[in-house]
Context: one part of a larger RNA
Molecule: small-subunit ribosomal RNA, 5' domain
Organism: uncultured delta proteobacterium
RNA sequence: AACGAACGCUAGCGGGAUGCCUCAAACAUGCAAGUCGAACGCGAAAGGUAGCAAUACCGAGUAGAGUGGCGCACGGGUGCGUAACACGUAGCUAACGUCCCCUUUUGCUGUGGAUAACUCCGGGAAACCGGAGCUAAUACAGAAUAAGCUGAUUUUUACUAUGGUUUAAAUCAGCAAAGCCGUAAGGCGCGAAAGGAUCGGGUUGCGUCCUAUUAGCUAGUUGGUGGGGUAACGGCUCACCAAGGCUACGAUAGGUAGCUGGUCUGAGAGGAUGAUCAGCCACACUGGAACUGAAAUACGGUCCAGACUCCCACGGGAGGCAGCAGUUGGGAAUAUUGCGCAAUGGGGGAAACCCUGACGCAGCAAUCCCGCGUGAGUGACGAAGGCCUUUGGGUCGUAAAGCUCUUUUAGUAGGGACGAAGGGAAACUUGACGGUACCUACAGAAAAAGCACCGGCUAACUACGUGCCAGCAGCCGCGGUAAUACGUAGGGUGCAAGCGUUGUUC
Numbered sequence: 001a002a003c004g005a006a007c008g009c010u011a012g013c014g015g016g017a018u019g020c021c022u023c024a025a026a027c028a029u030g031c032a033a034g035u036c037g038a039a040c041g042c043g044a045a046a047g048g049u050a051g052c053a054a055u056a057c058c059g060a061g062u063a064g065a066g067u068g069g070c071g072c073a074c075g076g077g078u079g080c081g082u083a084a085c086a087c088g089u090a091g092c093u094a095a096c097g098u099c100c101c102c103u104u105u106u107g108c109u110g111u112g113g114a115u116a117a118c119u120c121c122g123g124g125a126a127a128c129c130g131g132a133g134c135u136a137a138u139a140c141a142g143a144a145u146a147a148g149c150u151g152a153u154u155u156u157u158a159c160u161a162u163g164g165u166u167u168a169a170a171u172c173a174g175c176a177a178a179g180c181c182g183u184a185a186g187g188c189g190c191g192a193a194a195g196g197a198u199c200g201g202g203u204u205g206c207g208u209c210c211u212a213u214u215a216g217c218u219a220g221u222u223g224g225u226g227g228g229g230u231a232a233c234g235g236c237u238c239a240c241c242a243a244g245g246c247u248a249c250g251a252u253a254g255g256u257a258g259c260u261g262g263u264c265u266g267a268g269a270g271g272a273u274g275a276u277c278a279g280c281c282a283c284a285c286u287g288g289a290a291c292u293g294a295a296a297u298a299c300g301g302u303c304c305a306g307a308c309u310c311c312c313a314c315g316g317g318a319g320g321c322a323g324c325a326g327u328u329g330g331g332a333a334u335a336u337u338g339c340g341c342a343a344u345g346g347g348g349g350a351a352a353c354c355c356u357g358a359c360g361c362a363g364c365a366a367u368c369c370c371g372c373g374u375g376a377g378u379g380a381c382g383a384a385g386g387c388c389u390u391u392g393g394g395u396c397g398u399a400a401a402g403c404u405c406u407u408u409u410a411g412u413a414g415g416g417a418c419g420a421a422g423g424g425a426a427a428c429u430u431g432a433c434g435g436u437a438c439c440u441a442c443a444g445a446a447a448a449a450g451c452a453c454c455g456g457c458u459a460a461c462u463a464c465g466u467g468c469c470a471g472c473a474g475c476c477g478c479g480g481u482a483a484u485a486c487g488u489a490g491g492g493u494g495c496a497a498g499c500g501u502u503g504u505u506c
Stems, first nucleotide, its partner, number of pairs: 001505003005502005012372006018365002020330001025328003029325003034070003039067002042064001047058004077283003087207007096200002101196008109143001111141002118133006148175008158165002179188003209255003216246003221243008258280004262273004285306005308319004336362001338361003344358001345356004375405004385396004409447001411442005419433001422429002450495005455476003461490005471478002
C1' cells in the first nucleotide's frame, strides 16, 4: 500500500460497486424453456338466449391434450477433476464438419400404407400400461425426373512435398422434394448443388508449479502392412509382422492446481494472485453408456449400476438447486422464498404476441471506493465548572453563554421526469424502477462524532490509584512506594462516519 475479509467500539445522508473464500454437503416450497392453428386431425365446459320439454344457437372451432416443426447443445451456475495441446501465443488442415443467415443455379411430378389424439374394453394403490376399432399431415415409405452431386472405369488440363490436388469430357450405377397463406399479384416454406459468413473438430512449434528423501518407465507399448471406424488424420480399433519408443535438457511416480486477459504490490526488474467483468476448458448426486440431432455422449433428456431421500395397498414407483430466491448443516464470515419483461438480449411465430430468476430494477450489509453534512460570523485581561498548581496563578478557552446570520442533508407539502425504440388500419396506446431522481416552498441551529494512541521507534504529559501485584507489550522492554510504559482522570496527538485489532500478499 492492498483486501470478496472477519472481530471490537461507534454511526447522519447520498451515489457507484461488491457480497458462501468453508462442505462439488444435504435439500421442503415456488419459479428458472418454450413456442407455432399461416404444418395436421380432434375438440369441451361454465355461462347466456329461445323453448313446456327434448333440443337448438351463442360461448367456439375458443380452452385443452395429441401428431408434426423449430428451440431445448444458447443463456445461467460451479471449479470437482485436469500438470494436459487444458490454457496462452504463432502456424497448419492438399486430413475435416457447419442448423439457422447471405448470394447464385436448378427443381417442388405422381402414388401408397400406417399411427397418436379419439371411441370402446381391460390391468394397476400409484407411476403408468395393454388390447380392439377410426383418422390427418410440411409425419412415414416406394416411384418419376437429375441442372447437379457421389461412386466405378477410360481419356484429359494445370500444378506438385511425386503422396496427391485440380480442369474438361465419355459410359454405367446411385441420390431429391411439401406444402401453407392470399380473390389475385405475390409471400412464407421444401429439395439438390456451388460459394460466403459464422461456429466448431483435428494437428504442430514455443511457453506454463513443487519434490531426485521419486531413476528408470512402456506391451497397443514404438513402427509397418492390411481390414474396420470417423465429418476427418491417427494404434482410434482389430489381425499379422518387426522390436521398438521415452529418460539427468529430469522420463516415470508423488504432491498441489482450472488456464488466460488481468488484479495487488513495486521506481523498475520482479514477487504474489486468478473474487467481481471478459475469453477458453472441465463438470452437473457418484460411475458407465449410447440415442436423437448440424452440433451432446446432453445441469432442469434417456438407459444401466451405486449411495442417499421420499411415496406405497409391499406387487412396485419417484427424485437430483455447482439456475434464482430460500432451508438445514459447516464456519470468524457472506443478502430477499421481492418487482417487471418498460429497456437490452435470447427462443418460437408471417405477425399480433407468448416465454425468458438472462437481464433491468428494488430490498439487506459502513464490505469497499467517492462525495456531503454535523453549522457560519462576532463574542472576556477570560463566566461557572473540571484538572493542575510553587496557592501567585495556569489550562480546557472564543471554547460556552449572549448577539447577528445561513438552511446543505434529514423532515413536511406541492409539482414531477429522461430512459419509448415500438405496437396499432386508425383512434390511440406501452415504464418494473417510481410519485423515484429533480425542481419549488416551509420551519428551525434545529435531528447528526467517534475511535485509537501519547517511554523510544512515533506526532502527543501531568495528577491520582496500584506496588514484580493487578496488568501492558509489534520490537526494545515497563511494574518490587513519587510509574510520562499498568488502571482512571484532566490535557494533548492522529485519523474521522469511521477508528482500531487480527489474518493474508507485496